[in-house]
Context: one part of a larger RNA
Molecule: small-subunit ribosomal RNA, central domain
Organism: uncultured rumen bacterium
RNA sequence: CUGGGUGUAAAGGGAGCGCAGACGGCAGCGCAAGUCUGAAGUGAAAACCCGAGGCUCAACCACGGGAUUGCUUUGGAAACUGCGCGGCUGGAGUGUCGGAGGGGUAAGCGGAAUUCCUGGUGUAGCGGUGAAAUGCGUAGAUAUCAGGAGGAACACCGGUGGCGAAGGCGGCUUACUGGACGAUCACUGACGUUGAGGCUCGAAAGCGUGGGGAGCAAACAGGAUUAGAUACCCUGGUAGUCCACGCCGUAAACGAUGAAUACUAGGUGUUGGCAUCUAAGAGAUGUCGGUGCCGGCGCAAACGCAUUAAGUAUUCCACCUGGGGAGUACGUUCGCAAGAAUGAAACUC
Numbered sequence: 001c002u003g004g005g006u007g008u009a010a011a012g013g014g015a016g017c018g019c020a021g022a023c024g025g026c027a028g029c030g031c032a033a034g035u036c037u038g039a040a041g042u043g044a045a046a047a048c049c050c051g052a053g054g055c056u057c058a059a060c061c062a063c064g065g066g067a068u069u070g071c072u073u074u075g076g077a078a079a080c081u082g083c084g085c086g087g088c089u090g091g092a093g094u095g096u097c098g099g100a101g102g103g104g105u106a107a108g109c110g111g112a113a114u115u116c117c118u119g120g121u122g123u124a125g126c127g128g129u130g131a132a133a134u135g136c137g138u139a140g141a142u143a144u145c146a147g148g149a150g151g152a153a154c155a156c157c158g159g160u161g162g163c164g165a166a167g168g169c170g171g172c173u174u175a176c177u178g179g180a181c182g183a184u185c186a187c188u189g190a191c192g193u194u195g196a197g198g199c200u201c202g203a204a205a206g207c208g209u210g211g212g213g214a215g216c217a218a219a220c221a222g223g224a225u226u227a228g229a230u231a232c233c234c235u236g237g238u239a240g241u242c243c244a245c246g247c248c249g250u251a252a253a254c255g256a257u258g259a260a261u262a263c264u265a266g267g268u269g270u271u272g273g274c275a276u277c278u279a280a281g282a283g284a285u286g287u288c289g290g291u292g293c294c295g296g297c298g299c300a301a302a303c304g305c306a307u308u309a310a311g312u313a314u315u316c317c318a319c320c321u322g323g324g325g326a327g328u329a330c331g332u333u334c335g336c337a338a339g340a341a342u343g344a345a346a347c348u349c
Stems, first nucleotide, its partner, number of pairs: 004320003007303002012317001014201004021194003025088002028085004033081002035077008048066004053061002091191001092188003095184004103177007110154001115149007125136002162169002206247006215241002220236004258316006266294012298305002322349003331342004
C1' cells in the first nucleotide's frame, strides 16, 4: 500500500456551519473530451513464441510468421460518464394556516428554607457520634415569637415526559429571538448529499480584571479512629461555587454506535399534530413527526442489534493495524499560566 475493519476486542472526530474536492433526480436535443469500433503510419535489430530448415543430433546458426497489449493521424457509433441548450416535479427550499415545547438572550417579580442582626419570652444546657471529644452556651446559647438584612437554589407538578446540533435546558411574568412538526399543495425548479483545511459553539475544574459571598466546601486547623491515619467520621474553614467581561478547549463530551438517502414481518406504551366514523363517551379507525419496551427475517465471535439496525445497498468524511516504552521525547502551532493540539524512536516482551 492492498485487503479487512471501527457498540463491547485496536479504531467514529465533543458538536455544528461550510470553501475546495468527491458523489448526485426525471425525460429530450446537440457536441464527442472519456468510452467503443474500422483503417493507415510507427512500434530498429537481436531476444521471446509458433512453423519449417542447416551443422550426424543437440546446444548453436539461418529463414518465414506472430507478438511488441503503446503512440500518432484519420473515418465512424452515441448507450453510459462529461459538456452545452431548453424543459419537468417526485429530491430540496419558499409561501399560507395552525397548535406543542425546562430551545436561546435580557429585564422584572415571588414564596419556602438555611445563615446572620435587633427586640421579646425563657433557663442550663446545646450540638455531634458507633461511642466520644474538639466546638457553642450564665457576657444568657439551644428552643420559641416578632421585625430586618443578604445570597443561592427553585419542593409539589415531574413522567424510560418535552426542547436543543452537541455541551445542555426546570418558580412566575414580559420583550426580543432560533429550530422542529402538522395541514394546505399555491410558488421556485435539482437550488442536493458529504465535507480535508477553515470558522463557530463547547460540562466541570482552572486562569485574568472587577463585584458578590447565605449555604456548601478542595487546601488548611482541631477532635476522634488507628500500630500509624498526611484518610474514611465530627467541629470549624479559605479559594471556589454566584454575577459581568475576557481566556482555557478538555471529559466514561457515551447510544462507548459519524452524516445522508432508499428498501426490509409484527406487537405494545407514550408524546405533538391532522382526518374520518361514532351509541357524540374520558370512544374507534386511519395518517404524519418524535420517544420507549418486546420480538421475526437477516446480521453477529458471542453478548446482543433488529423500520430510532449493529439488516440489505449507495455516496462522502474521520479513524484502526500486537503489548509496553507513550499520548512520553523532540520540533512546531495555540495559551497569561495550567496546559492543549500534532506526535515518534531506541529498547523490551